[in-house]
RNA sequence: CUCGAUAAAGGCAAAGCCAUCGAAAGAUGGUGGCGCAAAGCUGAGGGUCUACGGCCUAAGGGCUAUGACAGCCUGGCUGCCGGGG
Numbered sequence: 001c002u003c004g005a006u007a008a009a010g011g012c013a014a015a016g017c018c019a020u021c022g023a024a025a026g027a028u029g030g031u032g033g034c035g036c037a038a039a040g041c042u043g044a045g046g047g048u049c050u051a052c053g054g055c056c057u058a059a060g061g062g063c064u065a066u067g068a069c070a071g072c073c074u075g076g077c078u079g080c081c082g083g084g085g
Stems, first nucleotide, its partner, number of pairs: 001084004011036002016031006034071001040077003044074003047069003053064004
């Protein structure tokens, strides 16, 4: 530098449920364990989600990110073990 497990020591923790925050998406903590060789960090690019607020509509509703998602993809930084160079 690269590859990766049916190995070893470990790690993380889906959905659901409870509590709290939030308009919501969602987040935090507990429980729980679907899975993950980066399911560690990062909102840089794309994508997806929400719409308090703002705009449009007679209304229904539509548009919109400054909000959110890293377990959607790509990228950046860091890392255990082992094989190969």
Predicted 3D model of an 85-nucleotide RNA (c-di-GMP-I-GGC riboswitch aptamer) from Thermovirga sp. It was read from a public genome assembly, where an Rfam model found it. Model confidence (mean pLDDT): 88 of 100. It matches the Rfam family "c-di-GMP-I-GGC riboswitch aptamer". Gene Ontology term of the family: cyclic-di-GMP binding.